Model confidence (mean pLDDT): 86 of 100. Predicted 3D model of an 88-nucleotide RNA (c-di-GMP-I-GGC riboswitch aptamer) from a Planctomycetota bacterium. It matches the Rfam family "c-di-GMP-I-GGC riboswitch aptamer". The literature on the family includes a 2017 paper in Proc Natl Acad Sci U S A by Weinberg et al., "Bioinformatic analysis of riboswitch structures uncovers variant classes with altered ligand specificity". It was read from a public genome assembly, where an Rfam model found it. The model forms 90% of the base pairs in the Rfam consensus.
RNA sequence: CUCGAAAAAGGCAAACCCUGAGUGAUCGGGGGGCGCAAAGUAAAGGAUCUCUGUUAUAGUCGUGUUAGAGACAGCCUUACUGCCGAAG
Repeated sequence: CUCGAAAAAGGCAAACCCUGAGUGAUCGGGGGGCGCAAAGUAAAGGAUCUCUGUUAUAGUCGUGUUAGAGACAGCCUUACUGCCGAAG
């Protein structure tokens, strides 16, 4: 360096519930614990999701097109950083 043990110490925290923020995706705090060796950080590429406008269908809804603004790092890739330590 690679790797990740039926190892040790320590760490994070899904669903759900309470509470607050946001039109929303979703996020902060508390409880909780499914999981995680980067489940640490960053929206650079892709995926997914939301809102607003646009446009098609036939008027609404819905669904699709397209543009913009967003969300998500616990979807994948990428970049940077990092605890512990057997075997190989």